[in-house]
This is a predicted structure of a 1550-nucleotide RNA (small-subunit ribosomal RNA) from a Verrucomicrobiota bacterium. The sequence is in RNAcentral, with records from ENA and SILVA.
RNA sequence: CUUUUUGAGAAUUUGAUCUUGGUUCAGAUUGAACGCUGACGGCGUGGAUGAGGCAUGCGAGUCGAACGAAAUAAUUGCUUCGGUAGUUAUUUAGUGGCGGAAGGGUUAGUAAUACAUAGAUAAUCUGCAAUCAACUUGGGAAUAACGACUGGAAACGGUCGCUAAUACCGAAUGUGGUGACUUCAGGCAUCUGAGGUUCAUUAAAGUGGGGGAUCAUUAGACCUUGCGGUUGAUUAGGAGUCUAUGGGAUAUCAGCUUGUUGGUAGGGUAAUGGCCUACCAAGGCUAAGACGUCUAGGCGGAUUGAGAGAUUGACCGCCAACACUGGGACUGAGACACUGCCCAGACUCCUACGGGAGGCUGCAGUCGAGAAUCUUUCGCAAUGGGCGAAAGCCUGACGAAGCGACGCCGUGUGUAUGAUGAAGGCCUUCGGGUUGUAAAGUACUUUCGCUUGGGAACAAGAAAAGCUGGCUAAUAUCCGGCUAAUUUGAGGGUACCAGGUAAAGAAGCACCGGCUAACUCCGUGCCAGCAGCUGCGGUAAUACGGAGGGUGCAAGCGUUAAUCGGAUUUAUUGGGCGUAAAGGGCGCGUAGGCGGGAGAGAAAGUUGGUUGUGAAAGCCCGGGGCUCAACCCCGGAAUAGCAUCCAAUACUCCUCUUCUCGAGGAUGAGCGGAGAAAAGGGAAUUCCACGUGUAGCGGUGAAAUGCGUAGAUAUGUGGAAGAACACCAGUGGCGAAGGCGCUUUUCUAGCUUAUUCCUGACGCUGAGGCGCGAAAGCGGGGGUAGCAAACAGGAUUAGAUACCCUGGUAGUCCUCGCUGUAAACGAUGUACACUUGAUGUAGUUGGUCUCAACCCCAACUGUGUCGAAGCUAACGCGAUAAGUGUACCGCCUGAGGAGUACACUCGCAAGGGUGAAACUCAAAAGAAUUGACGGGGGCCCGCACAAGCAGUGGAGCAUGCGGUUUAAUUCGAUGCAACGCGAAGAACCUUACCCAGACUUGACAUAUACCGGACCGCGGCAGAGAUGUCGCUUUCCGCAAGGACCGGUAAACAGGUGCUGCAUGGCUGUCGUCAGCUCGUGCCGUGAGGUGUUGGGUUAAGUCCCGCAACGAGCGCAACCCUUAUCGUUAGUUGCCAGCAUUUCGGAUGGGAACUCUAACGAGACUGCCUGGGUUAACCAGGAGGAAGGUGAGGAUGACGUCAAGUCAGCAUGGCCCUUAUGUCUGGGGCGACACGCGUGCUACAAUGGCCAGUACAGAAGGCAGCAAUACCGUGAGGUGGAGCAAAUCCCAAAAACUGGCCCCAGUUCGGAUUGUAGUCUGCAACUCGACUACAUGAAGUUGGAAUUGCUAGUAAUGGCGCGUCAGCCACAGCGCCGUGAAUACGUUCCCGGGCCUUGUACACACCGCCCGUCACGUCAUGGGAGUUGGUUUUGCCCGAAGUCGCUGACUCAACCGCAAGGAGAGAGGCGCCUAAGGUAAGGCUGAUGACUGGGACGAAGUCGUAACAAGGUAGCCCUACCGGAAGGUGGGGCUGGAUCACCUCCUUU
Repeated sequence: CUUUUUGAGAAUUUGAUCUUGGUUCAGAUUGAACGCUGACGGCGUGGAUGAGGCAUGCGAGUCGAACGAAAUAAUUGCUUCGGUAGUUAUUUAGUGGCGGAAGGGUUAGUAAUACAUAGAUAAUCUGCAAUCAACUUGGGAAUAACGACUGGAAACGGUCGCUAAUACCGAAUGUGGUGACUUCAGGCAUCUGAGGUUCAUUAAAGUGGGGGAUCAUUAGACCUUGCGGUUGAUUAGGAGUCUAUGGGAUAUCAGCUUGUUGGUAGGGUAAUGGCCUACCAAGGCUAAGACGUCUAGGCGGAUUGAGAGAUUGACCGCCAACACUGGGACUGAGACACUGCCCAGACUCCUACGGGAGGCUGCAGUCGAGAAUCUUUCGCAAUGGGCGAAAGCCUGACGAAGCGACGCCGUGUGUAUGAUGAAGGCCUUCGGGUUGUAAAGUACUUUCGCUUGGGAACAAGAAAAGCUGGCUAAUAUCCGGCUAAUUUGAGGGUACCAGGUAAAGAAGCACCGGCUAACUCCGUGCCAGCAGCUGCGGUAAUACGGAGGGUGCAAGCGUUAAUCGGAUUUAUUGGGCGUAAAGGGCGCGUAGGCGGGAGAGAAAGUUGGUUGUGAAAGCCCGGGGCUCAACCCCGGAAUAGCAUCCAAUACUCCUCUUCUCGAGGAUGAGCGGAGAAAAGGGAAUUCCACGUGUAGCGGUGAAAUGCGUAGAUAUGUGGAAGAACACCAGUGGCGAAGGCGCUUUUCUAGCUUAUUCCUGACGCUGAGGCGCGAAAGCGGGGGUAGCAAACAGGAUUAGAUACCCUGGUAGUCCUCGCUGUAAACGAUGUACACUUGAUGUAGUUGGUCUCAACCCCAACUGUGUCGAAGCUAACGCGAUAAGUGUACCGCCUGAGGAGUACACUCGCAAGGGUGAAACUCAAAAGAAUUGACGGGGGCCCGCACAAGCAGUGGAGCAUGCGGUUUAAUUCGAUGCAACGCGAAGAACCUUACCCAGACUUGACAUAUACCGGACCGCGGCAGAGAUGUCGCUUUCCGCAAGGACCGGUAAACAGGUGCUGCAUGGCUGUCGUCAGCUCGUGCCGUGAGGUGUUGGGUUAAGUCCCGCAACGAGCGCAACCCUUAUCGUUAGUUGCCAGCAUUUCGGAUGGGAACUCUAACGAGACUGCCUGGGUUAACCAGGAGGAAGGUGAGGAUGACGUCAAGUCAGCAUGGCCCUUAUGUCUGGGGCGACACGCGUGCUACAAUGGCCAGUACAGAAGGCAGCAAUACCGUGAGGUGGAGCAAAUCCCAAAAACUGGCCCCAGUUCGGAUUGUAGUCUGCAACUCGACUACAUGAAGUUGGAAUUGCUAGUAAUGGCGCGUCAGCCACAGCGCCGUGAAUACGUUCCCGGGCCUUGUACACACCGCCCGUCACGUCAUGGGAGUUGGUUUUGCCCGAAGUCGCUGACUCAACCGCAAGGAGAGAGGCGCCUAAGGUAAGGCUGAUGACUGGGACGAAGUCGUAACAAGGUAGCCCUACCGGAAGGUGGGGCUGGAUCACCUCCUUU
């Protein structure tokens, strides 16, 4: 430079936010399994668990051209025709050769005798194969087969006899090999290679074919050729051995080892070696993890991933190991041998009980166990292997087929058209929508399938015959080459091609709240169920079940399990440790890691290149072949790493030389509560003695216990003792930390500073290790004044094992020893370097100035505060870093379980150190935000308190509620904010409740069909009535049909004060007429959010002013509206009458329009004016004027919101429920009950009064089925009667007050309940259950406990009047009206409520919050546990099979020697060493189980308390000790991760 490749997040903690942090999901994959479903083909793949047991068949044979026989067939001789001999072909057992060590299976064991990579073998072997050289001479003795006899059930043998070989044994020769001797060359120590000499030693086997001479016994010799045989050398391939490096867990395995480590000698092996033996020495391994335990075949590779990695080792390939379990050797080139042998053991089978047989972890198959894994198939046609000269034989290797959607890949299930948008389904706002061009219909196609026909490739070879080349004496034979008749296919009539056939035969599964693509209805009702996480379900479920519809994938789809990913959640790439988990309590220092400047050398690391290796397959790239693809073939690239050689030398290491700035030292001057020891001191406390003195002291919120008349406390003098050192004293000093404070002395260490000098990197950090280490605690000995765990007593309290009080022992103090922990904190490891500043303070030095000092300036070393950049999740840090870098150490990885258990270790003990798991949860946590809350703080307001007045609570009555009762006592409202409330009128009605009697299209609405008829009204009878029945009377419109109206029948439907106010609308209450609640834009913050709206003033007010990163705006406040207070204008009837007349003396009349009044319109009040204060402001105080003055008074008006507040019974309304009843009608009853409790009122208790008599003054309402005057009657309620009035005209219609009199403090001339009698009125009707009147009666009550209410001026209090509802009225209520008419407010400490700011918080359902521990119950996992029972392993001893080796061998034996005897040699047998299995004893590790027992976790509504969160009501927490039902309490020391107030110091701003 070019090319290629290449990384996604989401849900869940919170009211919300950011961070930390875990959990979960989306992806890919699998030898998978399970559920539902299932058309075809290709290519792969398929016992992962019990290396558990196996029936049956097959899986290793072959060679007659090594050998002797036998059988059959054909044929040729001979024949006594019985046969016999030979040849050829085929077959068979045996001897012999080669092969059965390959191929095939499995992964038990093995953490290294294994594997991978790179090397070594100068320490080795090698059958068959290839090449080269030489040889292949001559003899011998047996034996199987076979025959005879014989044992045994069988398996299998025994004795005798015969026979062959390429079987066996001597001998000869020696190219060569080996040994000895010797020469030369080379190397890497042992050594290696080449040569020489003589000596010693060492081989063999034949057989097939052919043949011209010669010989011949017609076998042959001989020659030749092929196949063999022997010796040696070389190669290829294979094997053995050794070395280095690499790849699991665990230190809760820390020490291991006696053939162990080495040497010498010997043995053994193909070969090195303690491999083995004897002797000698005492070594060897280990923190870079020995030894032990657990797990595991290793690798090429596979899965995943952007990669680095993580996980894995199926199929295919390489290596290893194993072959029923354990041991052993034999044979062989090769084995300690899967389908060989011996022994032991377990198991199975056969048996005549004497004895035998067996080994599927080969291919099929079977049983078992398991979630789970196939045919007892075909063929040697191909590839490969064994044997053979070859033909050929064998081959469950292999090639094929079969089964399984187990995986990957491919194909199909049709295509086009088709609107009436069919039917059906589903939904619906009833209009329609959707399923849906989907179907039907029309046209077309035929892959695949089915059927019919054709039909490859995989075949190369073999080979008659012929031609030719080579060997040879040869034209034989044999071998090679060429031509070639003929011939070989399991799969399979398969792939493929063509014809025919008809859309004909071929779609499911999961999901649809969010993550995550896809929505509605019905059913269900915290049930049934779902669920990966979050979470759904308690009557309107897109989350359960069904349906319709939709989405995704598709012959599959889901689920489960598992791996990687996401997860930067173990972080090399690529994380962290102030507060989230995390800095060791502190230092010294070992190993280790890292290390200043300059030069030289070397080249280990490093860098570049070369060579070798890195098997094949796989991955990647490029081609090619199956129609494509999967799959397969070819080629290329790539491959970390390791090794080899060459080179480079910047950096690091190493060696040498040198330097001074790091480090250290010398000299001078300083500093300090630094440490250790000794001596000394005064104040205070307590005690003792004596004196003075008398009744208390002491203590507390208040008390009591306690002390005191035996004289305390107080006070004076003297004495004793122990402990601690006021003031100075200070974010001041020193020390590594813990820590250190009276004074003096001695000893020790440290730090700072100045100047030169010296050493010359001597340094930094620091696993283990060592030392120091508050308080409490422990042991021995002292000491003990004060204080003070425990303990005792007194209080407090429901209790009080506490807080408070009185006492008081350990302890606190000293000495010696131990312990080794703290919130041992700056919650911040050590060292070094760099990076704007400001300002204090301590020590030192220097400078300026000065006579000298101070002040001032500068530097260094400490110690503080504020702050720039930067960092941080934020808070905050900020040269004393939490900034920027370097070096090294320690530590963290969700919360709980748990700093617990076990184990080890330290300790006298208490305990410390190290330090898990099961199980449970989806969070736990940090910082900050907004609220809410606080027995936190500040400011402010309100009849909130206070100051007052009148009450309530006591009595009687009224009324409402609870409770009780009842057939029913209808329902609702329940702290404030229910209770004279809904109800502005319960005798019937109302009425909803109860009892009884009736009705069923209905008491009421709409519409249809049919029948009948007017309906209405009046009357009689039955009945409690509803109702029934009878009688009388009786239509309208239209020409008609018919309609209106009424009754009946039928079917739609009516009806419901039935449920749900937690499904709702509307309305209402409340905080609260409190001053608040928000928005737009901008700005600040990662963000929630903040700012504005806070601050300084001010106001009734977020009212206004000023300031300000804010500027504006909205809903609220205020104002606008109504009433009222003053005046004016207009208008004067029904209202008014000043003046003028009349008058019956009444505004009655004429008249008037002035006044009052009426009711319309205006005016007026705005801090407008003045003075003062205040910031020249807002505003406040006072004043003037004015009817009214600072909102004049009163009303209406109620922000965002809170309380799932109230109301389905006012109305409306979704859903559910009833339908001869939960609907409707009627009579009667009930809502009015009455041991009791509560609320709200009225009347009183009296003299500010009661009674009697007289006199006066309102306002606002109402009035025709009404108000009703004058008059008369009645004691009265009222009655009779009716003028007037549909109203400023008439009527209802005043009382307190005032004047006079009586009463004289009493249960009264107070009070009026209760009761009796007699009445009045309303009304169908006053019994339950009306009001009123008269007479009589004359309860309680003498001012009301704790507690509590209202009210700040025309108010409270008090007096009457009216109205609504209404026939009447239970109204003393409610709503209004006017008359008379006060007291008090110093003030905001306190109670209650509210507003703003601030602070703390573990609360957010928001303190009626949260939350801790014991106890009780249930479930689960786990620790201890007398023990019991398995597994594995170690050590000692006993026994000891088979077998190798050694010794022996009196017995046995064909080959050799020897005439023979005998010898050599071999063997049986015997003995010994080793040794498997077994036995026994004692241990180690580990599993299961165990009466009982310990704590832990979890569990809608259990018990006791209330420890923590606010100052949590005694601030909390840490370590430690003691105590207590429990949380916990107390003592000692420590921390702030404590609120509040005050003070001090420092800093900042002005």